[in-house]
The part of an RNA shown here (small-subunit ribosomal RNA, 5' domain) has 503 nucleotides and comes from an uncultured bacterium. The coordinates come from a structure-prediction model, not an experiment, and the mean pLDDT is 88. The RNAcentral record of the full RNA draws on ENA and SILVA. Rfam family: Bacterial small subunit ribosomal RNA. Its family is annotated with structural constituent of ribosome and ribosome in the Gene Ontology.
Context: one part of a larger RNA
RNA sequence: GAUGAACGCUGGCAGUGUGCCUAAGACAUGCAAGUCGAACGGAGGUUCUUUAGAGCUUGCUCUAGAGGAUCUUAGUGGCGAACGGGUGAGUAACACGUGGGCGACCUACCUCCAAGUACGGCAUAACCCCGGGAAACCGGAGCUAAUUCCGUAUGUGCUCGUAUCUGUAUGUGAUACGCGUAAAGAUUUAUCGCUUGGAGAUGGGCCCGCGGCGCAUCAGCUAGUUGGUGGGGUAAAGGCCUACCAAGGCGACGACGCGUAGCCGACCUGAGAGGGUGACCGGCCACAGGGGCACUGAGACACGGGCCCCACUCCUACGGGAGGCAGCAGUUAGGAAUCUUCGGCAAUGGGGGAAACCCUGACCGAGCGACACUGCUUGGAGGAUGAAGGUUUUCGGAUCGUAAACUCCUGAACGAGGGACGAAUAAUGACGGUACCUCGCUAAUAGCACCGGCUAACUCCGUGCCAGCAGCCGCGGUAAUACGGAGGGUGCAAGCGUUAUCC
Repeated sequence: GAUGAACGCUGGCAGUGUGCCUAAGACAUGCAAGUCGAACGGAGGUUCUUUAGAGCUUGCUCUAGAGGAUCUUAGUGGCGAACGGGUGAGUAACACGUGGGCGACCUACCUCCAAGUACGGCAUAACCCCGGGAAACCGGAGCUAAUUCCGUAUGUGCUCGUAUCUGUAUGUGAUACGCGUAAAGAUUUAUCGCUUGGAGAUGGGCCCGCGGCGCAUCAGCUAGUUGGUGGGGUAAAGGCCUACCAAGGCGACGACGCGUAGCCGACCUGAGAGGGUGACCGGCCACAGGGGCACUGAGACACGGGCCCCACUCCUACGGGAGGCAGCAGUUAGGAAUCUUCGGCAAUGGGGGAAACCCUGACCGAGCGACACUGCUUGGAGGAUGAAGGUUUUCGGAUCGUAAACUCCUGAACGAGGGACGAAUAAUGACGGUACCUCGCUAAUAGCACCGGCUAACUCCGUGCCAGCAGCCGCGGUAAUACGGAGGGUGCAAGCGUUAUCC
């Protein structure tokens, strides 16, 4: 000098930041991922028209059917849910950083280009009926729709195979032939979609060089081990997996083992070199009670999806079920220690939708904490009888001290009035009647540590190697500037000290 700090004493205001470093312990409750009726069939409500019937007060009410409009939405279907948010357990590794490679790869939505969107069919949820169960939920029978699913056609193209040519490496590029291969509609009629292919953009996957911890009181390690061939698998190279064959591969330039640790941009310190750190913010990685697995999908081996095992908690009619805050709040435990079960989608951004709009504890804000930084206030000018009082004294005085009182001035707080920007305006502001402006108005919190030397600041009393102090040197045994109190002083100041850690 610094801190995500804590502790002691003290504490007025504002702004900006920041706040479980410990138990990746356990969690009550609420919320954190939905949306589309312009994909679909239903169901329900409102309303209009119309038909039939009934009641009758003869022009109204009710019931049933048909049609239209409109609203709602459990289910099917689509997109999203792989983003955003959290945490740092694991990981010494191509995890990260940096520089490259892929003739070994993928990429939904978006943009551009080319071509197409033809004809049919089978189901199933919802619904209805029946049944089982305490519940969670499940089974059976029947009906139905689609942008669900399936078949046929077409094939600009594309995949695969064969042949030829070209080329800087095989799966790069070009041509010919053959097998195979597509689609879905909706509506307000202008669009939005759908299929195939190419290009781009974006995002990823894989590989390699180099770089960044400790211990050698860890010296040898290795059987899918190292390589090859055939096969499998993947979007893709590869012992990634498998069968067979060979016997290799790594290591004092530190293998293997053990310990510790997420990595970086950065942050702290320092003249720099360096040393230390990896909170907040940003990038990457890993994880989601512990362990394993796949499914769906463009993308996951998936925090608020699924299955199995384990531990734990809860419900139960004992047969069986339910759950996962390292999301935002909040509780409990642990701890020296770390916040509100707040407001809003107004802005920015994200998902869905043609849109209106809906959702969004991302985010924007407010709240709490002197936790940090910055700014501000506790007054300014005058005022000597040098008041009273305290302390001290050589008893003359000295000092607190212009300090106070007192006079004048200003006017934090507070009250009142006005009142935003952020909104891109046709509309829309949580913050917020906030910031700010104007007027009125009151002299209106100060503490903490230290005073032997280092180190700025000295006397009195008490104590008597006691009680105590102490960062180091060292103080204290009867005159202690070093202990305790007082007066005075010094340093900082809404803080001041102490402790811890780093330079």